Context: one part of a larger RNA
RNA sequence: GAACGAACGCUGGCGGCGCGUUUUAAGCAUGCAAGUCGAACGGGAUCAUUCCUUCGGGGAUGUGAGAGUGGCGAACGGGUGAGUAACACGUAGGUGAUCUACCGCUUGGCGGGGGAUAGCCCAUGGAAACAUGGGGUAAUACCGCAUACGACCGAUCUGCUGUGGCGGGUUGGGGAAAGGCGCUUAGGCGUCACCGAGCGAUGAGCCUGCGGCUGAUUAGCUGGUUGGUAGGGUAACGGCCUACCAAGGCAACGAUCAGUAGCCGGCCUGAGAGGGUGAUCGGCCACACUGGGACUGAGAUACGGCCCAGACAACUACGGUUGGCAGCAGCUAAGAAUCUUCCGCAAUGGACGAAAGUCUGACGGAGCGACGCCGCGUGGGCGAUGAAGGCCGUGAGGUUGUAAAGCCCUUUUCUAUCGGAGGAAUAAGCCUGGGAGGGAAUGCCCGGGUGAUGACGGUACGGUAGGAAUAAGCCCCGGCUAACUCCGUGCCAGCAGCCGCGGUAAUACGGAGGAUGCAAGCGUUAUCC
Repeated sequence: GAACGAACGCUGGCGGCGCGUUUUAAGCAUGCAAGUCGAACGGGAUCAUUCCUUCGGGGAUGUGAGAGUGGCGAACGGGUGAGUAACACGUAGGUGAUCUACCGCUUGGCGGGGGAUAGCCCAUGGAAACAUGGGGUAAUACCGCAUACGACCGAUCUGCUGUGGCGGGUUGGGGAAAGGCGCUUAGGCGUCACCGAGCGAUGAGCCUGCGGCUGAUUAGCUGGUUGGUAGGGUAACGGCCUACCAAGGCAACGAUCAGUAGCCGGCCUGAGAGGGUGAUCGGCCACACUGGGACUGAGAUACGGCCCAGACAACUACGGUUGGCAGCAGCUAAGAAUCUUCCGCAAUGGACGAAAGUCUGACGGAGCGACGCCGCGUGGGCGAUGAAGGCCGUGAGGUUGUAAAGCCCUUUUCUAUCGGAGGAAUAAGCCUGGGAGGGAAUGCCCGGGUGAUGACGGUACGGUAGGAAUAAGCCCCGGCUAACUCCGUGCCAGCAGCCGCGGUAAUACGGAGGAUGCAAGCGUUAUCC
């Protein structure tokens, strides 16, 4: 000099865009952060209308809350950096050793049955959390049977080829499915689902070369250890696991041990080489009170799921039960230090749904903080008797200083008031043109018109009116280093980045006047280059 997620001191007008617990992966009150589908299913409280009534209530129609079965989602999105020196990451490859829900394309199917179970009713136990027994019911829930173009397994023949790759033939075995809605000429048709197979897309698993910390005052380390055979296990290779056999494997090119640390794109600095760093944003990884475990599932060994143990906390009728903010706000504590218990799903994106739509602390916004960067303003012109006052003075005067006053002007900002966008694309619905296919209709494909919806917010911006009106500080002035005098003090009080100042004329301390620098900031401290 430059930089910063900064903090501290003094000061502080506005706007835009960013950023904001670096400390205790410490503990958390409260609210919200993952639901959705009635076009899968049985059902249905309430309310409205109406009818009957023995006045208790009951029936019909409409409305349809809550709960339940079932499906999809909850593995995404969001947070954090504890652990990890490792194929964790980066980069380049491999997978002839693999999986992939939803989505797209192609192809073949969707036949016929059965038994349950929640909800519900009845009853019982319990303070609660909740649990148990009996009865009875539905499905796209569950289970057989039939069928099998492919696929799979076994045997066998064969072509190409790069280990279990891509194909072809014969034969045997064995494995599927679900309906809903709409239309109908009542036969079916359409559509969304469902099942088998192939390809793609996307995502993931595994393997390998190379690369990136410190310590030798850590020199030896290793028993599933290293390899083989056989088996188990996995989507898949493999000591991944097991049995047996062999005795190997790593290391001075630093094994092992210890310390430290998430890695990268990047960011800071530097002419570069390099050095430092890994906040925000993006990619990957790891974690979710601590430790362990599996279940479900296409996918988790699962932050707002389950089980066990532990610590902590809450409730309790003492028998027992409940909880996990490293989601968004917020609280306590710690600390030099870091924000609102805000608004909205209008936009973008996500989940579910045929759709309308519902949910979404993702996100879009607003709030607080000069924390940073950038921009604007605090007025402009004229104005000498160089006014007054201050300061200095050799008492001539000098300086503050065109500075002020005064005159003329402007209105960025500000105040008041009026107007006022863009962000909204379209969806459903309605009207309509064309097309494919059909015996018809709904439907399908390509368009056109119309058509609701704004949190921010009466915001941005614009018009009118008013009046210089609402707006300047901080550091420094011995040399380095730009800017000097007076007074006070007297090695005192104090200053200080280095050299050094202060002991009676201090340009170095304190005050004043003046000057320099930067400016809504200016200095100091910490840290890196």
Molecule: small-subunit ribosomal RNA, 5' domain
Organism: uncultured organism